[in-house]
RNA sequence: GGCCUUAUCGUCUAGCCUGGUCUAGGACGCUAGCUUCUCAAGCUAGAAACUCGGGUUCAAAUCCCGAUAAGGCUA
Numbered sequence: 001g002g003c004c005u006u007a008u009c010g011u012c013u014a015g016c017c018u019g020g021u022c023u024a025g026g027a028c029g030c031u032a033g034c035u036u037c038u039c040a041a042g043c044u045a046g047a048a049a050c051u052c053g054g055g056u057u058c059a060a061a062u063c064c065c066g067a068u069a070a071g072g073c074u075a
Stems, first nucleotide, its partner, number of pairs: 001074007010028004020058001030046005051067005
């Protein structure tokens, strides 16, 4: 240099191919409450995310183009 893969809450992950419905769902963690003499456990509730820029579209995490970062293969 060429080709391929990946990027979503604090962490891990589903959703992307096939655009739309309820607030982007789940697990762990975190916060508050209930429970308990206290802690843990349990129950309830809550906060928290689509790498960046552009395009297509009534509508984009999802489709298209480019960039960035990480990883792999190859000369």